Overview:
Transfer RNA from a Phycisphaeraceae bacterium, 73 nucleotides, folded computationally. Taxonomically the source falls in Phycisphaeraceae (Bacteria, Pseudomonadati, Planctomycetota, Phycisphaerales). The prediction has a mean pLDDT of 81. It matches the Rfam family "tRNA". It is annotated as a transfer RNA.
RNA sequence: CGACCUGUAGCUCAGCGGCUAGAGCAACCUCCUGAUAAGGGGUAGGUCGGAGGUUCGAUUCCUCCCGGGUCGA
Numbered sequence: 001c002g003a004c005c006u007g008u009a010g011c012u013c014a015g016c017g018g019c020u021a022g023a024g025c026a027a028c029c030u031c032c033u034g035a036u037a038a039g040g041g042g043u044a045g046g047u048c049g050g051a052g053g054u055u056c057g058a059u060u061c062c063u064c065c066c067g068g069g070u071c072g073a
Base pairs, nucleotide, nucleotide: 001072002071003070004069005068006067007066010025011024012023013022018056027043028042029041030040031039049065050064051063052062053061
């Protein structure tokens, strides 16, 4: 320098155009227990990396930029 992959909750990830964006773990509350663990129920937590574009509508498609990774030179 070039090509490709990737960025969504504190962490690991799902969601490849359409109602209020979800799961597991973690956090907090609660039930259960003599108590703890395990287990059940609930709550909070998100500018979907940033800026534009396409569209009636974008986390999703396109362009550029930024971060991470792989490969090539």